[in-house]
Parts: sequence; structure tokens; C1' cells
RNA sequence: UGCAAGUUUCAGGGAAGGUGCAAUUCCUUACUGGCGGUAACGGCGUCCCCGGCAGACAACGGGGCAGGCGCCGCAGCCCGCGACCCGCGGCGGUCCAGUCCGUCGCGGCCGAUCCGGUGCGAGACCGGAGCCAACGGUGACAGUCCGGAUGGAAGAAACAAGGA
Repeated sequence: UGCAAGUUUCAGGGAAGGUGCAAUUCCUUACUGGCGGUAACGGCGUCCCCGGCAGACAACGGGGCAGGCGCCGCAGCCCGCGACCCGCGGCGGUCCAGUCCGUCGCGGCCGAUCCGGUGCGAGACCGGAGCCAACGGUGACAGUCCGGAUGGAAGAAACAAGGA
């Protein structure tokens, strides 16, 4: 450096008050945002300038960040993925399974953003105003409470083996 196949671990967050017989579900004001990608955004380095140096390379030191290049970071509502749910088929479990549980494949479904500014260029920058959040439960309607879930997963990290 490339290829292949393993092991282990990690991998979802969030309110106070009011009304009321009763609400973290209504009202007022708050708070939260899985995973990967994506740049005029942010950071670092370098190209650049001075010294080093009489002429050069280099180490090193200082300066600069307009531009180029490289690397890293980066969005709930931009692109995709996962999960939830539905259907079909296969396999396994249980004494038995069209009916329960698990698993694999395929398909379906799968929430929500505009305006202005700067600028060559903005869905990510700045400002403003909005919008979304599965299913079941719960003396009152849930993104924030309880539950499936000490679950699963997109993915992330580390370790190790073989070869050159």
C1' cells in the first nucleotide's frame, strides 16, 4: 500500500407553569433532533514574503491569509440510509402453526422551509419567520410520560491474522 475475512466495543435526545375532579397529552412559554454524504461556511497545513544567505538547497524562526492545493469538521425540514408499519415468499423454534416467536429475501409505505442579505455562485453562511416528529397505552387528545426496547440498526472505533 492493496485484497480478503474475522473478533470486540460503541451506536437517540428533550420542560416549567396555568386551567381543571382529572392533562408533562389542552393553553402559554420552552426544550430535543439517529447514521452517511454534500460548500462560498469554520479550522489546520502548505504554496507566498522576510530572515537563515555572498550565491543556492534544507532545517529552523517570524509574517501573511486575497487566491490555489491538501486534510479535518459541518444541516431535524438538500440527497440518501436505518428504524417503525403493511404485503408476498423461504427457513427455523415450540407438542403443533395460514394464526405465536425469530430470521432472511423482495416489494410498498416512510414527517417537515420559505423570505431577505452578502456574494461570480448559497437548500448548509448571516438575519427573520415558519414547519415536522411512527405505533400502542395513559381519570383529558403526547416529539418530551409509560411500553415493545437491558431490543434492533444505518454506521463508527479498536484489535488481530495472512501476503508483498
The RNA shown here (FMN riboswitch aptamer (RFN element)) has 164 nucleotides and comes from Bifidobacterium choloepi.
Model confidence (mean pLDDT): 77 of 100.
The RNAcentral record of the sequence draws on Rfam.